[in-house]
Predicted 3D model of a 146-nucleotide RNA (FMN riboswitch aptamer (RFN element)) from a Bacillota bacterium. The prediction has a mean pLDDT of 80. Taxonomically the source falls in Bacillota (Bacteria, Bacillati).
RNA sequence: CCGUACCUUCGGGGCAGGGUGAGACGCAAGUCAAUUCCCGACCGGCGGUGAUGGCUUCUAGCCUCAGUCCGCGAGUCCAGAUCAGUCUGGAUUGACCUGGUGAGAUUCCAGGACCGACGGUACAGUCCGGAUGGGAGAAGGAGUCU
Numbered sequence: 001c002c003g004u005a006c007c008u009u010c011g012g013g014g015c016a017g018g019g020u021g022a023g024a025c026g027c028a029a030g031u032c033a034a035u036u037c038c039c040g041a042c043c044g045g046c047g048g049u050g051a052u053g054g055c056u057u058c059u060a061g062c063c064u065c066a067g068u069c070c071g072c073g074a075g076u077c078c079a080g081a082u083c084a085g086u087c088u089g090g091a092u093u094g095a096c097c098u099g100g101u102g103a104g105a106u107u108c109c110a111g112g113a114c115c116g117a118c119g120g121u122a123c124a125g126u127c128c129g130g131a132u133g134g135g136a137g138a139a140g141g142a143g144u145c146u
Stems, first nucleotide, its partner, number of pairs: 003144001006141005017039003023032003041126002043116002045072004053063004067114002075092007096112005118129003
């Protein structure tokens, strides 16, 4: 250094402001009432790619750079195993254009768009819940073999 297995830690953000009023309460006047509706606001997991930006000891090295590209993860459905917790396999799994520069850009710059599991509830990417869970992976540690 490579391979392999183990241990520890870490490992997701977000409705400002306004309108309406299903419904609730009330004899009534009326009051309350949506982060779900409408206007608008806000957010962007992990690895890869990458023409970005920065720094340095500058033939080079380090840090940084995509929600919409290529993959992964969670969720959902089906089947099997298990007393059960749970595990294994399969399926499913969102969304980008235009212009500019250039040899080259769905990544840079400018502009305009678009997307976001399941259950609950007034119809939810943002609230509550499964979840003190799982997790792609990241960092570190200590061994073994060569």
It was read from a public genome assembly, where an Rfam model found it.